[in-house]
Molecule: transfer RNA
Organism: Mya arenaria
RNA sequence: GCCUCUAUAUCUCAGUAGUAGAGCACUGGUCUUGUAAAUCAGGGAUCGUGAGUUCAAACCUCAUUGGAGGCA
Numbered sequence: 001g002c003c004u005c006u007a008u009a010u011c012u013c014a015g016u017a018g019u020a021g022a023g024c025a026c027u028g029g030u031c032u033u034g035u036a037a038a039u040c041a042g043g044g045a046u047c048g049u050g051a052g053u054u055c056a057a058a059c060c061u062c063a064u065u066g067g068a069g070g071c072a
Base pairs, nucleotide, nucleotide: 001071002070003069004068005067006066007065011023012022013021018055026042027041028040029039030038048064049063050062051061052060
């Protein structure tokens, strides 16, 4: 220098065009002499960034930034 993959909640990940989810973590309740565990409820995301296509984009296209890998 070129090519490929990847970026979604604090973290680990799902979600292949029509209301953005799970587990863990966090907060509160119940339970306990107390803590943990268990159980119930709750808060938390403008989907890396910018633009385009579309009635509608986390999803398709282009560019760009970070990370990982490959070729020379």